Notes: A computed fold for an 84-nucleotide RNA from a Gemmatales bacterium, annotated as transfer RNA.
[in-house]
RNA sequence: GCCGAAGUGGUGGAAUUGGCAGACACGCUAGCUUGAGGUGCUAGUGGGGGCAACCCCUUGCAGGUUCAAAUCCUGUCUUCGGCA
Numbered sequence: 001g002c003c004g005a006a007g008u009g010g011u012g013g014a015a016u017u018g019g020c021a022g023a024c025a026c027g028c029u030a031g032c033u034u035g036a037g038g039u040g041c042u043a044g045u046g047g048g049g050g051c052a053a054c055c056c057c058u059u060g061c062a063g064g065u066u067c068a069a070a071u072c073c074u075g076u077c078u079u080c081g082g083c084a
Stems, first nucleotide, its partner, number of pairs: 001083007010026003019067001027045006046057004060076005
């Protein structure tokens, strides 16, 4: 240099025919239980703003196509593999 794969909340990891982003698990928070802790059980949990209703943002990054993009297209960054 060329070819291929991967990048998603705090962590692992789903969603592949383009149609509710974050299923599920872990973690975390609150409660129950305990003398206290652990275990167990129940509820909640992407980020920001707001008293609330609700609003804005979010799939490495920047654009594009589309009513609609994690998913398709272009460029680019990082990691891994292959070829030379």
The coordinates come from a structure-prediction model, not an experiment, and the mean pLDDT is 81. The sequence is in RNAcentral, with records from ENA. Rfam family: tRNA. Rfam describes the family as follows. Transfer RNA (tRNA) molecules are approximately 80 nucleotides in length.